[in-house]
RNAcentral holds the sequence, with entries from SILVA. Predicted 3D model of a 1433-nucleotide RNA (small-subunit ribosomal RNA) from a metagenome.
RNA sequence: UCUGGUUGAUCCUGCCAGAGGCUAUUGCUAUCCGGUUUCUACUAAGCCAUGCGAGUCCAGAGUGGUUAAGCACUCGGCGAACUGCUCCGUAAUAUGUAGCCAACCUACCCUUAGCUGGGGAAUAAUCUCGGGAAACUGAGGCUAAUGCCCUAUAGGUGUUGGAAACUGGAAUGUUCUAACACCCAAAGCCACGGCGACUAAGGAUGGGACUGCAGCUGAUUAGGCUGUUGUUGGUGUAAAGAACCAACAAACCGAUAAUCAGUACGGGCUAUGGAAGUAGGAGCCCGGAGAUGGAUUCUGAGACAUAAAUCCAGGUACUACGGUAUGCAGCAGGCGAGAAACCUUUUCAAUCUGCUAGCGCAGGAAAAGGGAAACUGGAGUGUUCUUGCUUUGCAAGAACUUUUGCUCUCUGCAAACAGGAGAGUGAAUAAGGGGUGGGUAAGAAGGUGCCAGCCACCGCGGUAAUACCCGCACCCCAAGUGAUAGCCACGAUUAUUGGGUCUAAAGCGUCCGUAGCCGGUCUAAAAAGUCCCUGGUGAAAUUUUACAGCAAACUGUAAAGCCUGCUAGGGAUACUGCUAGACUUGAGACCGGGAGAGAGUAGGGGUACUUUUCGGGUAGGGGUGAAAUCCUGUAAUCCGAAGGGGACCACCUGUGGCGAAGGCGCCUACUUGGAACGGGUCUGACGGUGAGGGACGAAAGCUAGGGGAGCGAUCGGGAUUAGAUACCCCGGUAGUCCUAGCCGUAAACAUUGCCCUCUUGGUGUUGCAGGCUUCUCGGGAGCUUGCAGUGCCGGAGCGUAGGUGUUAAGAGGGCCACCUGGGAAGUACAGUCGCAAGGCCGAAACUUAAGGGAAUUGGCGGGGGAGCACACAAGGGGUGGGCGUUGCGGUUUAAUUGGAUUCAACGCCGGAAAUCUUACCAGGGGCGACAGCAGGAUGAAGGUCAGUCUGAAGGGCUUACCAAACAAGCUGAGAGGUGGUGCAUGGCCAUCGUCAGCUCGUACCGUGAGGCGUGCCGUUAAGUCGGUUAACGAGCGAGACCCACAUCCCAUGUUGCUACUUGUUUCUUCGGAGGCAAGGCACUCAUGGGAGACUGCCAGCGAUAAGUUGGAUGAAGGAGUGGGCGACGGUAGGUCCGUAUGCCCCAAAUCUCCUGGGCUACACGCGACGCACAAUGCAUGUCACAAUGGGAUGCAAUCGCGAAAGCGAGAGCUAAUCCCCUAAAAGCAUGCUCAGUUCAGAUUGUGGGCUGUAACUCGCCCACAUGAAGCUGGAAUCCCUAGUAGGCGAAUGUCAUUAUCGUUCGCCGAAUACGUCCCUGCUCCUUGCACACACCGCCCGUCAAGCCAAUCGAGUGAAACUCAAUCGAGACCUGUUCUUCAUGGGCAGUUCAAGUUUGAGUUUUGCGAGAGGGGCUAAGUCGCCACAAGGUA
Repeated sequence: UCUGGUUGAUCCUGCCAGAGGCUAUUGCUAUCCGGUUUCUACUAAGCCAUGCGAGUCCAGAGUGGUUAAGCACUCGGCGAACUGCUCCGUAAUAUGUAGCCAACCUACCCUUAGCUGGGGAAUAAUCUCGGGAAACUGAGGCUAAUGCCCUAUAGGUGUUGGAAACUGGAAUGUUCUAACACCCAAAGCCACGGCGACUAAGGAUGGGACUGCAGCUGAUUAGGCUGUUGUUGGUGUAAAGAACCAACAAACCGAUAAUCAGUACGGGCUAUGGAAGUAGGAGCCCGGAGAUGGAUUCUGAGACAUAAAUCCAGGUACUACGGUAUGCAGCAGGCGAGAAACCUUUUCAAUCUGCUAGCGCAGGAAAAGGGAAACUGGAGUGUUCUUGCUUUGCAAGAACUUUUGCUCUCUGCAAACAGGAGAGUGAAUAAGGGGUGGGUAAGAAGGUGCCAGCCACCGCGGUAAUACCCGCACCCCAAGUGAUAGCCACGAUUAUUGGGUCUAAAGCGUCCGUAGCCGGUCUAAAAAGUCCCUGGUGAAAUUUUACAGCAAACUGUAAAGCCUGCUAGGGAUACUGCUAGACUUGAGACCGGGAGAGAGUAGGGGUACUUUUCGGGUAGGGGUGAAAUCCUGUAAUCCGAAGGGGACCACCUGUGGCGAAGGCGCCUACUUGGAACGGGUCUGACGGUGAGGGACGAAAGCUAGGGGAGCGAUCGGGAUUAGAUACCCCGGUAGUCCUAGCCGUAAACAUUGCCCUCUUGGUGUUGCAGGCUUCUCGGGAGCUUGCAGUGCCGGAGCGUAGGUGUUAAGAGGGCCACCUGGGAAGUACAGUCGCAAGGCCGAAACUUAAGGGAAUUGGCGGGGGAGCACACAAGGGGUGGGCGUUGCGGUUUAAUUGGAUUCAACGCCGGAAAUCUUACCAGGGGCGACAGCAGGAUGAAGGUCAGUCUGAAGGGCUUACCAAACAAGCUGAGAGGUGGUGCAUGGCCAUCGUCAGCUCGUACCGUGAGGCGUGCCGUUAAGUCGGUUAACGAGCGAGACCCACAUCCCAUGUUGCUACUUGUUUCUUCGGAGGCAAGGCACUCAUGGGAGACUGCCAGCGAUAAGUUGGAUGAAGGAGUGGGCGACGGUAGGUCCGUAUGCCCCAAAUCUCCUGGGCUACACGCGACGCACAAUGCAUGUCACAAUGGGAUGCAAUCGCGAAAGCGAGAGCUAAUCCCCUAAAAGCAUGCUCAGUUCAGAUUGUGGGCUGUAACUCGCCCACAUGAAGCUGGAAUCCCUAGUAGGCGAAUGUCAUUAUCGUUCGCCGAAUACGUCCCUGCUCCUUGCACACACCGCCCGUCAAGCCAAUCGAGUGAAACUCAAUCGAGACCUGUUCUUCAUGGGCAGUUCAAGUUUGAGUUUUGCGAGAGGGGCUAAGUCGCCACAAGGUA
C1' cells in the first nucleotide's frame, strides 16, 4: 500500500478470494544456550483409588512416664473465615468510578487513662465396669486452671427532664447534669527483666449498608406489578430499609424500552488497527460468586464456613443387615469426554503465613528439580591449503580451530540438577519444511490421458500438462516450516471521524398531526451546556523513554503516560439553552377583482347503441388472411315513423387547467375546499419536519339491495394448428353502473421524501397585476415589466455513464423513511388487521461466484432506410421422365483400399485401375547397418543336382556335392511404412469475393473500451471522384499495370507470301490452264518496335463541381473486348494418399517381392454427362470453307492387299520446310410423309481385327444379324446479356490399347432486359438485444431420477421454569408436660422451609405415517414463456 475473479473488450456497483498480525490443535522435521510465561480454561462446576495439603502454645492447668532434656494424652488459649482452586450461577443482592453512613461493626496491633477486691460449684484425661462387627458410645469414682458460676466497684443501656458549650450545610451527634428502671468487668504466670487479663476513649486495619453515573442482544417480548407503591405503629439487625408484621390509602414502573427471553462473572487489561474502533476477558493483580445438587444452624471479632455440624436428594464404599463412612472447582495421580494439555519428585534453605516471651514447630502456600517444539532473543552446523575432474562446483588428502559433543578434576547447591574454573580428545555430534500457471519469488524433462488427481480464488487434466505423480534444478523461510479452525486489520462491505437511495440494493401511495429533533431580529438578567484556572482521585502490574545487568529478550531503578473519567472550588459569558421585555421580514388573519374537468347534491339535455310496435322492401346478411359457427322465408340485413331502456358525454381539447395523492371533462342551480395575484389593515415566531397514530387512497375483488344498453374474465361453439385449455370469429355469465359498507394494494413512476436559502442564460405557454402603444371601444389587439405555475433547449457544477441543469440529480441547512452480494423469499413461523381473497410485520437452514447498472465493438432480427448482383422480372436453352456412360450413397463381399459430404463432396483426388498402378483380400517368399551376448574349423552363412510339399520356386524338408568365416538365436539399434493425427504443422488450394472494403501516423473527443478520419449531400463498376464537416495526410485493396484480340505506321523477309518481272516445263479445243525455278517483299502472314481514346470537342442536366444523357469525329467512346492480377481477415474449410514435417505406432511385420482376385459386385436412391424421342428431320449421292495443337520406343506421305477394322512395304520429318490433316454443320439433288416409322439405337448372337506376357472375371474397333425403352418429361431446379446463348466439328491431355471426360480451337449464330428489391444474397447508415462458441445463439417451467436442509403434521416421549394444591425432613419461636433440674426429652400450635406427588400453563427439544414447496446434480421427456416488433410488444 494493494492484487486476482462477472465482460469479446470497458467503466461502475457489489461481494468472494489472496498478501499482515495474534490464538488453539495438528503433519513433517530438529544441534546448543540465555530469559520469560504457560501446561484439563474452551468439552463433563463429570466421577474419583492412594498419599499429602492446619497447626501451634508446657512461661495457664492436670495426668502418665523419663536420670535429664524432652515426649504422650487431656482441659484451656490463639489460629483454622487466611492461603490455595474454579468461573456454575449472576444483566444487577455483581463490577468500575465518584460519593455517602447525621444509619454501622472491627479479634490480634498502636496511643492515652483507669482497674485487677471477695467467694463457689464442676469436669476431661486417668481408674473401674459395660454395649457394639465397626463408627462410636453408656454408667460409676478422683482432680486442676488464664475453663465455668455468684458477688463488689468502675461502667453500660433505656425513658423522662434541664443547661449551655463544641463539631457541622443541617443535630437526631458529642460533652455536662437530675431522677427512675434494667444489665453488669477482670487471671494470673514469672527466670523478677517483664508477659498477660479487664474497662473507657482515640487511631490503624479489615468489613457491612446506601446513592449518582457507566458498560450485551432481541419488540416475531408492550404492557408489568399486589408486599406491589406510600403513610402510621411495631419486629428484627452491628446498622438504614416492606427486610418482616398490623392497619390505612391506591399507588408505582414503562417507548430515554419496563416486563420477559437469550447470552454472559465484572474490571485493570489482552489481540489488532494510523486512529476512531472492533473482538476477547485464559494466565498475573483487584472485586465477586461457588465448593456433588439443595436447605438450616452452632461457635466466633469475623462464616451461614463446607479438608465445621444436622437433614433431604442422588452417587460411591464398608457391613456381622442392626447400622456406618465419604465428596480433589487444594498438590500429585486415575477414569471419562475430547482435536486438545505434565511427575502419585525434593525442601521448608529463601519469601510469606499461623502459633509462641523466645528458641522453634508446621505449611503440596511457596521455592526447586523433572516432563511438554508456548513465546522471545542469541549462537552453531566449520576454516585454510594441495591435488584431480570440466568453469561454477564436486571428490580425495593434509593442516588449523573447538561455541557445541565425549571423558575427567575442583568448586557450587538444603540435597541434587544447572552454573563457574581447568585438563584431555575429536570436524568430529548438528538442515529441514513449503513452494515453482496467475495473483506470488522460482521450470524444464519422464509417466498419466476429463482417468488418477490438484485447486483458499481464477482454474488445470480428454496423447506434446511450466497446474496431477515422480526425480533433477530453482525460489522463500529457516530449527523450524506447512495445514485446519477462530479474532482483528485489509473493509470508507455498518461510513461519529467516513458511505449511499432517478436507472446498480435503497424515498413510506399521499396528506394531517403527537412525542422528539431543529428553529428569525434586538435588549436585559442568570450561568445549565461551553471555555479557563486550581485541589482530590483515577491501585500495582501492563505501555513508552532513559540508565544498569556484555547485546537482545527479560528484570530492576527513575521519569512520562494511564485516554479524553468522576468529583469539589474559583472565574469568563461570544454561541446554544432557560427567564423577562420588544420587533416584523417567517407564518397566519383581513380586504379586492379575477382563473380553474377541485369536491358533493339535485334538476335538465345530447348523439350513438339496443329493444318493441307499425309501415316499406326481398334474399341474403354478418364475419375473416380465407372461412365457418351465427341471424334469416314465423321475412332478416336495409329504409322510415313512434315508443322503452341503460351507459356515456364527440368536436371545443391544447407537453392547457385544478387537486396532497388516487384522480377530475355535456348544461344549470345550491353547498363547499384550496391556490395565485394586488393592497400592506391586524396578530407577533404563533414555524419546519415528523417515530408511533389518524384520514384519504385507481383497478380488480367481497357483503346486502337495485340496475343491466354496450363491452365483457370464466364458459359454449367455429376456425388455425402436430397439438391450440391462446392469438382470429360467433355468442355470452360474473363484472362494469347506482346506494350503503368492506378491502388498502398497483410500473400508486418524474421509479427523483418534505421545508428553507444561494448559484450564468435562451425560448414557449397559463393565471393575476403594473406600464406603453393602438383600436372596430369589446371582457379588444400588440409590446414590455413583476410575481406564481407549467414545458423545451442549454452553461458552470455534479454524475460510472445515460443524463441532470433556478421545477437540480449543483452549493448549503433542518427533519423523517429506507439500503448493505445473488438465490432460498417478500417465503416459513409467531403476532395483528380482514367476511373471505388476502394485507402488514418478516427470518433461518441450505446453496452459490457471481448477480446488477451504464456505455462500446460486433453478430443477429419473421426492425427501418439507401444502393447493388442473370437475384427476380423479360427471354433463349436445359436438368428432373427413357436408354446408356460416369461418380457417390446404400447393400453385398475374403476384399469390394482410402479421401472429399450445402453453396465451397458426387466425369472430384487430372482417379479412362485387365497385370503393373494398388494403398484392399487369399496364398507363398525376402529383408535388421552398427554394438553386445550365446553359437561357430567337432564347419557358420551361401551355392547346386535329385526327390517331396506347392499354382510355381534350393522357399521349406530329405539326401549328396562344392566352397570356406562368419554369425537374426537373444538384447539394443537401424532401413522402411499410401500406418494414425490436416484439431500439432509448412506449402499449396477452395470459398466469402474481383465483394469494396481493411487499416495506420499526428491531432481532436471520451475516465475507459472506443470514436472521429471511413459521416452527410451528389456521383461512380468502385472508400471512384467532387463539395462540406475536428480533422489533416498516408498505406493495403479498387484503379493504374501486364498479356491477347481489334485499326494504322515503321523495320525485317526464311522454312512464310507471290501482285509484278524473267526463265523453264506439261497439257491444249491454240484462246489459254497448271507446275517448277530465279528475282521481289507490294499484299497476306510472322517477328520486333511505335501511333491511337483523353468525356479531348459540341449541346442538355447538375452547385459554374464531380459526373451524366445525346451528338460529332473515329477501326474503336466513356473500364473498347477478353484474360492475368484475389486487400485485412474468416471458414480449427481441403490435403500427413504429391512432396516436406513434429509426435505417436508397427518392426520379422502395418516393411518388401511374387501369383491370383478385388477396386468393374447390384432389390435400390442421388448427382453430372451422352444419345434420342424425329420432317428446322433422317438416309443416300454430290460439293465447299477453318483454327489451335501434336510428332523420334513417334507422326507417317505414297503404293499394294482387304467389304471394313486393319495388314505389308515405306519417302520425308529432330519439324512456319515433312506427317497427323478428307473438318463438320452449311449448300445442291433425290427418297422417306407422321408411323414406335427409312425415327431411335440399348440389348444379344455370329464372324473378324488391334494392343499387350495375358483381353474369362474386365479393353477397344469392324462387318452382318437382332432392334428394347423412348412420342418433349410432375413437384422442383440450373445456365446465359453478344461473336454471348445455342448448334457444329477439330486438336490435344491421360495413353501399350481404350474418351460420352477435361483443356484448347475455329465454323454457323440468335431472343430479351420496361424495370425492381418480391425471392436468394452482398455493401453502407440507423434501431432493439438478456446473443459474443455470436440466432444452428440464449433461455423458462412441468414431469422422471438421485442427494440435501428446512416447513407443516395425527400424535408420542423428555427437560426446564412459573402457578396452584398435596405430603413434608428439618429449623426458629410460643405454650404445656416429663425427668436424673439442664445448654435435655415428649406433646400441641404459628411461621419458614429444601424436597415428594398431582394438575394447569409457557418455552425448548427427540421420534414421527404422511403432505407441500425449495436447493443442488455434463449429455432424460414435453413444449417454446422471455431476449429482435422474439413472431399476439